[in-house]
About this RNA:
Small-subunit ribosomal RNA from an uncultured bacterium, 1403 nucleotides, folded computationally.

């Protein structure tokens, strides 16, 4: 030392991307008030017009233009002398080696730090000693001639010097060489021999002109300061897919060279140096002080400032000089720009401004030398693009302002709204109030001390020279009339930028519709987007905000602090062993490491802390501290090291025993397969799922006998055994390694790991030569399949086996490197000892040493591991650092050759992972269910119609429904309506709701003619109503008309209620506390049993409880009991042709309201003594008695905005409304649900018989008539247990047909009617002749049903004028066949179990 987001939930100290923090020489987009203080070519070390950037001394020196002043001479142009004057230009000194630039180069002693020169130099400065005697020729310049375009050169005369050169001195120096003494060993003293110096200039005063002084300068020597050279330790960089490098190399010996050591040169002579502690060579890189981050170690970075260093257009050279190999000097060589009279010259901004060019990008061709510094001069001074200012730029940091205070009717406007309000918002307006800055106007600085060839004054002195004085006066400011002060005026001149799905602070509306667009990750956008634009609001942070790059952080994500390596990425395949690291016990000694005192040192600046100076800060100044390294030095002796001396636990070894598929060669055994040969047989054998291909009548397979080969060793045998791993299995032998156990004698730390290096290394695989029975890659058939380069079959050749010689890789796994201690146990096995008991250990006990299994603490994300660790520790190797590209591609190396080994990038994702959970899934296991299959009846599917539906038409054929769970659905009734499609007519407050204004109120409503298809227009004419009031009149209803608004079967079922469908009446689905788990989550719900069932029963870390099971509710079946019309009639009386037809009964049967039975309660048998089962009894009825209503949490974005409601949208003289016709009834065709058939169990035809459960008043109708009939007609009765519909139909009796497209079948199609309704043309339904079609049992495939079920009869009802009803919902007649049984198809429910899955519609 703060995290967070992202792998479908979960955990991971598993792992990546990504974000909030700092930061910046920064650049880009909006955006701009003021100041201070800083900072401003990071790219082209590209190229540069121009102008400045390094001069200065007349107190070194010669000689001097213009001008002035005086003379002279003139040809009137002007010259000449002398004086003053002092330009440029020279000689000649000093300086130009500093100062500024710049990061190319450079990986280096280049920097940094600490030494070291006894191997060295040092102009001007400062100390101190000692000298400055004597001569001498030149030379530039100026003149004069000459050559050249120019640069610039020749050549001649003349000349000075503090320029040069001689000769003299030499204290002291330097060198040779000769003693001595001493050292840190080329040094220091001493002594003695031979060689080198001067400007005797210069100035100012005096002056007797001889000189004298001053002061500056000079020469030699010594020292110092400071500055430089060189040497050296030790730091600080990537790349091993560079491993070697090296010939002046390494060293010696002598020489030269340097200030100076040296191979720095050179000439000899040796072979030598460096390197895994990384040479070489390859990439980068100026170093550091610092500077960014960071909690630190670190990590990155070298702008500004400071120290070094390197370079100056690019390479070289030297030359001058204390200093150079020299930025604005020189010479050479190049490129490159200029300039030429083409012969030849000139340049060098990485100084300061500029310029052009590259760039995303970096300033004024200012101003002054006032200040600081620097260079000359004795100075004045002069020079100074070092510098000091100012100008430009928000480029950074800091300040400052852009107003304060009052001020609710919460103003208007904005946007939002659920229409009530919210909000912007005290925010404006307005009312007081101040005036910082910025504008104007006045005043007005520090920064100046120096210094003076000025004036004065003191001191010193012989002095009015000179030289001092913290004496006076007086002169010097670019910045700039700025800082700062006062005044004047008036809120007056001054706010923006980013965000607002999560991480992250801040929310809403339009727009827009996977389009435009947004993103840092993760992701928004496909019609209600807080994610896109925009508006309102709101958050942040402000002269700024926000993006883009970079760096550190966060990342403990390279892990020194501080990670790992069984399953997440990672243990070399295994051994030996070098270097290297790491080491028992003791005893002395050293003092390299280490600890510690002191000292040197670590530059300023930076930084931290005090303090101060500008109003403040930011800058800025002083004082401390700090800088962790380094030397010096002095002390400690535990640890570590070295050195000694002992020592036996560590290691290693004699002896003794003893087990074993440990290795290598030699030899030998028997069983099988295969072929030979021979006998015995005969029609097949082989193979599969089935099959064939193959082999067999030339004799196979089968079976006997005899033989040849080759390879592999059955049982034993193991959960066992060797061995470093690979591996290793019949006997025998003969060579060998190892390890185990028991004694303990010996040696005495001889250990332990182990980068390189060596060796060993299954299986394939390669070379060379054997061998080849069996197998069996490639190959070939043959089957499978869409296809099958495969799984299955039959062949079949490398090869498998030997020798030799190579590859060297594996899931080479325990996915677990070796090595030592330590840390609960319990249980087998394998080898050996020992003790006990006993005659004997095979048994009981304990030890050692292997190998398994369970389990403790403890580690672990979990799973698991656990004395054979993955526990706790120490020592050493070897590996990892997202997936993917990839163990891929170059190199390099190894191989014969396949390849091995080493081993990346570019690109690309936002994961990939481990473990573990819960679904779903599985052509995975187990159990158990359903008309699931099976077993069975009927069916569809074929044909004709009818219905639906797709499709096609069409002005329209309105909309919806699509596997199951859309398709005789929504529709329980489309000729008009209906209706929602078309076409035409028409209409606009609207067919219909509320409101508010106006108007009327003889208004509203009726309404003939007339016009039109109708809707609608038209109006004669008629005519109301409520409240006051006596009336008149006022008000109203209505009604017209105007705004508000109605209206919409337009859209969105994927914005929704709500109903519904479906898994599925399938037996599950959850919840509480409790326990476990780090967590998802898990138990309860799992097991054994057992049910239709999570039914129940037992067990059990679970106890409970909910919503579902069941039961409670309606029906049906028995029975009782109440009641008895309209139902019923046994008994009793009447009556009739005859009927409950009357009187009467309350028995029945029904009717409808109670209630009773049925519960495994009984008995026997199984089961666990239970749940239950399984059989019996009795019952009308049994084991939920049949049927029904009930539909758990949920799934299908399942359906539905056309039921209804409903948010958003979208219309609004139309998508609304009215109205006529069409249209939904189309038709080459395709599906789906039905009818009705295909006939003799039948058709026809006559006769007779038995239901239930409804329907009926604009209604059911009887009976009678009429008509062949549909009906018609006239109506009794019925509001209905009364009366109607009403006949039930199969079936039952007789009759006919006789197998025939018929006497089956009724499609079609014609004529004639009925009957509803305004209206049957599109487009009703029925009747009657007439017609008389396909169809003779239905390919594949498919349904429906398990009992009053299926089949088969037929009644009735909703809807409905009427009808397409054959449909639908109900009734009942008659009344089956079958079910071994769960292997298989389907679907479902419980468990295990394997998964890389938003869920197998995956991947």
């Nucleotide at each position: 030392u703060a995290g967070a987001g992202u792998u479908g939930a979960u955990c991971c100290u598993u792992g990546g991307c990504u974000c909030a923090g700092g930061a910046c020489g920064a650049a880009c987009g909006c955006u701009g008030g003021c100041g201070g203080c800083g900072c401003g070519c990071u790219u082209a070390a590209c190229a540069c017009a121009u102008g400045c950037a390094a001069g200065u001394c007349g107190a070194g020196c010669g000689a001097g233009a213009a001008c002035c002043a005086g003379g002279c001479c003139u040809u009137c142009g002007g010259g000449c002398c002398u004086g003053g004057g002092g330009a440029a230009a020279g000689c000649g000194g000093c300086g130009a080696a500093c100062g500024g630039g710049u990061g190319a180069g450079u990986a280096a002693c280049a920097c940094g730090u600490g030494g070291g020169u006894a191997a060295u130099c040092u102009g001007c400065c400062c100390u101190c000693g000692g000298c400055a005697c004597u001569g001498g020729g030149a030379u530039a310049g100026c003149c004069c001639g000459g050559g050249g375009a120019a640069a610039c050169c020749c050549g001649g005369a003349u000349u000075a010097a503090u320029a040069c050169c001689g000769g003299a001195u030499g204290g002291c120096c330097u060198c040779u060489c000769g003693a001595g003494c001493u050292c840190u060993c080329g040094g220091g003293c001493u002594c003695g021999c031979g060689a080198g110096a001067a400007a005797a200039g210069g100035u100012a005063g005096c002056u007797u002109c001889g000189g004298c002084c001053u002061c500056c300068g000079g020469c030699c020597g010594a020292g110092g300061a400071g500055g430089a050279g060189c040497c050296c330790g030790c730091g600080g960089c990537g790349g091993a897919u560079u491993a070697g490098c090296u010939u002046g190399u390494u060293g010696g010996u002598g020489a030269g060279g340097u200030a100076a050591a040296g191979g720095c040169u050179c000439a000899c002579c040796a072979a030598g140096g460096c390197g895994a502690c990384g040479a070489u060579c390859c990439g980068u890189a100026g170093c550091u002080g610092g500077u960014g981050u960071g909690a630190g170690a670190g990590c990155a970075u070298g702008a500004c400032c400071a120290g070094c260093c390197a370079c100056a257009c690019u390479g070289g050279g030297a030359c001058u000089g204390a200093g150079a190999c020299a930025c604005g000097g020189c010479c050479c060589a190049g490129a490159c720009u200029c300039c030429u009279a083409c012969g030849g010259g000139a340049g060098g901004c990485a100084g300061c401004a500029g310029u052009g060019g590259g760039g995303a990008a970096u300033c004024u061709u200012g101003c002054g030398c006032a200040a600081u510094g620097g260079g000359c001069g004795a100075a004045a001074g002069c020079c100074u693009g070092a510098c000091g200012c100012a100008g430009c730029g928000a480029c950074g940091c800091c300040g400052c302002g852009u107003g304060c205070g009052g001020g609710a009717a919460g103003a208007a406007g904005g946007c939002c709204u659920u229409c009530g309000g919210g909000u912007u918002g005290u925010a404006a307006a307005c009312c007081g109030c101040u005036u910082u800055c910025a504008g104007g106007a006045g005043g007005g600085a520090c920064g100046a001390a120096g210094c003076c060839a000025c004036u004065c004054g003191g001191g010193u002195g012989a002095a009015u020279a000179g030289c001092c004085c913290a004496g006076a006066g007086g002169g010097u400011g670019a910045c700039g009339g700025u800082a700062c002060c006062u005044c004047c005026a008036g809120a007056a001149g001054a706010a923006g930028c980013c965000c607002c799905g999560g991480c992250u602070a801040a929310c809403u509306a339009c727009g827009u519709g996977c389009c435009a667009g947004c993103a840092g990750c993760c992701g928004c956008g496909g019609u209600a987007a807080u994610a896109c634009g925009u508006a309102g609001g709101g958050g942040g942070c402000u002269a700024g905000c926000g993006u883009u790059g970079u760096c550190c952080g966060g990342a403990u994500u390279u892990a020194u602090u501080g990670g790992g390596c069984g399953u997440a990425a990672a243990g070399c395949g295994c051994g030996u062993g070098u270097a290297g690291g790491c080491g028992g016990c003791u005893u002395g000694a050293u003092a390299g490491g280490u600890c510690u005192g002191c000292u040197g040192u670590g530059a300023a600046a930076a930084c931290u802390c005090g303090g101060g100076g500008c109003u403040c800060a930011a800058c800025c100044c002083c004082g401390a501290g700090a800088c962790g390294u380094c030397g010096g030095u002095g002390g400690a002796a535990a640890c570590c090291a070295u050195c000694u001396g002992g020592c036996u636990a560590g290691a290693g070894u004699c002896c003794g025993g003893a087990a074993g598929a440990g290795g290598a060669g030699a030899g030998u055994g028997g069983a099988a397969u295969u072929c030979c040969c021979g006998g015995u047989g005969u029609a097949g054998c082989g193979g599969u799922g089935a099959a064939a291909u193959g082999c067999g009548c030339a004799g196979a397979u089968a079976u006997c006998g005899g033989g040849a080969a080759g390879a592999a060793c059955a049982c034993c045998g193991g959960u066992g055994g060797c061995g470093a791993a690979g591996g290793c299995g019949g006997c025998u032998u003969c060579c060998u390694g190892g390890c185990c156990c028991g004694u303990a004698c010996c040696u005495g730390a001889c250990g332990c790991u182990g980068a390189g290096g060596c060796g060993c290394g299954a299986a394939a695989g390669c070379g060379u030569g054997g061998g080849g029975a069996g197998c069996a890659a490639a190959c070939a058939g043959g089957a499978u399949u869409a296809g099958a380069u495969a799984c299955c079959c039959u062949g079949g050749u490398a090869g498998u086996c030997c020798a030799c010689g190579c590859c060297c890789u594996a899931a080479a796994c325990g996915a677990u490197g070796g090595g030592c201690a330590c840390u609960a146990g319990g249980u087998g096995u394998g080898g050996g000892c020992g003790g006990u008991a006993u005659u004997a250990a095979u048994c009981c006990c304990g030890c050692c040493u292997g190998u398994g299994c369970c389990g403790u603490a403890g580690c672990u994300a979990a799973c698991g591991c656990a004395u054979u660790a993955a526990g706790u520790g120490c020592c050493c190797c070897g590996c990892c650092u997202g997936g993917g590209g990839a163990g891929u591609a170059c190199g390099g190396u190894c191989g014969c050759a396949a390849g091995g080994c080493u081993g990346a990038a570019a690109c690309u994702c936002a994961a990939a992972g481990g473990a573990a959970u819960u679904g779903a899934c599985g052509g995975g296991g187990a159990c158990c269910c359903g008309c699931a299959c099976a077993a069975g009846c009927g069916g569809u599917g074929g044909a004709g119609c009818a219905u639906g539906u797709g499709g096609u038409u069409c002005a329209a054929u309105u909309c919806g429904a699509c596997g199951c769970a859309a398709c005789g659905c929504g529709a329980a009734a489309a000729a008009c309506c209906u209706u929602a499609c078309c076409u035409g007519g028409g209409u606009u407050u609207g067919a219909c709701a509320u409101g508010u204004c106006g108007g009327u109120g003889g208004u509203a409503g009726g309404g003939a003619a007339c016009c039109g298809a109708a809707a609608g227009g038209g109006g004669a004419c008629u005519g109301a109503c409520c409240u006051c009031g006596c009336a008149a009149g006022a008000g109203g209803a209505g009604c017209c008309g105007a705004c508000a608004c109605a209206g919409g079967u337009g859209c969105u079922g994927c914005a929704u209620g709500g109903c519904u469908g479906u898994c599925g009446u399938c037996a599950g689905c959850u919840c509480g506390u409790g326990u476990c788990g780090u967590g998802a989550g898990a138990u309860g719900u799992u097991g054994g049993g057992u049910u239709a069932a999570g039914u129940c029963c037992c067990g059990c870390a679970a106890c409970g409880a909910g919503c579902g099971c069941a039961a409670c509710c309606c029906u049906c079946g028995c029975c009782c009991c109440u009641a008895g019309u309209u139902g019923c009639c046994a008994g009793c009386g009447g009556a009739u042709c005859a009927u409950g037809c009357c009187g009467g009964g309350a028995a029945c049967u029904c009717u409808a309201g109670g209630g009773g039975g049925a519960c495994u309660g009984c008995c026997c048998c199984g089961g666990u003594u239970a749940a239950c089962g399984g059989g019996g009894a009795g019952g009308a009825a049994g084991g939920u008695g049949g049927g029904g209503a009930u539909g758990a949490c949920g799934u299908c974005a399942a359906g539905u905005c056309a039921c209804c409601a409903u948010g958003g949208c979208c219309u609004u003289u139309a998508u609304g409304c009215c109205c006529a016709g069409g249209g939904c009834u189309a038709c080459a065709c395709a599906c789906g649900u039905g009818c009705u058939a295909c006939a003799a169990u039948g058709g026809c035809c006559g006769g007779u018989a038995c239901a239930a459960a409804g329907g009926g008043c604009u209604g059911c109708a009887a009976a009678c008539g009429c008509g062949c009939g549909a009906g018609c007609g006239u109506g009794a009765g019925c509001u209905a247990a009364u009366c109607c519909c009403a006949a039930a139909a199969a079936g039952c009796c007789g009759g006919u047909c006789c197998c025939a497209g018929u006497u089956g079948g009724g499609a079609u199609c014609g004529c004639a009617g009925u009957c509803u309704g305004c209206a049957a043309c599109u487009c009703g339904a029925c009747u009657g002749c007439g017609u008389g079609a396909a169809c003779g049992u239905g390919g594949a495939a498919u349904c429906g049903c398990u009992a009053g079920u299926a089949a088969u009869c037929g009644c009735g009802a909703a809807u409905c004028a009427g009808c397409a009803a054959g449909g639908u919902c109900g009734c009942g007649g008659u009344g089956a066949u079958u079910a071994c049984g769960u292997u298989c198809c389907c679907g479902g429910g419980u468990c295990c179990u394997g998964c890389a899955c938003u869920a197998c519609c995956g991947c």